[in-house]
RNA sequence: GCAGUAGUAGCUCAAUGCUAGAGCACCGGUCUUGUAAUCCGGGUGCGGAGGCUCAAAUCCUCCCUACCGCU
Numbered sequence: 001g002c003a004g005u006a007g008u009a010g011c012u013c014a015a016u017g018c019u020a021g022a023g024c025a026c027c028g029g030u031c032u033u034g035u036a037a038u039c040c041g042g043g044u045g046c047g048g049a050g051g052c053u054c055a056a057a058u059c060c061u062c063c064c065u066a067c068c069g070c071u
Base pairs, nucleotide, nucleotide: 001070002069004067005066006065007064010024011023012022013021026042027041028040029039047063048062049061050060051059
């Protein structure tokens, strides 16, 4: 220098253009003499910018970060 993969909740991961979800963790409540467990409730969020579209996490462009391959 070229080509590729990934970036979504605190962590591990889903969501193939039409309402952003799960498990664990966390917070509040219930229960208990107290703690844990149970039960009820709560989402804290799409790497950044721009574009296409009625509608973008998803498609396109550029940038950033990490990783891998070739030279």

Model confidence (mean pLDDT): 80 of 100. The RNA shown here (transfer RNA) has 71 nucleotides and comes from Cyclopsetta fimbriata. The RNAcentral record of the sequence draws on ENA. Its Rfam family is "tRNA". The literature on the family includes a 1997 paper in Nucleic Acids Res by Lowe and Eddy, "tRNAscan-SE: a program for improved detection of transfer RNA genes in genomic sequence".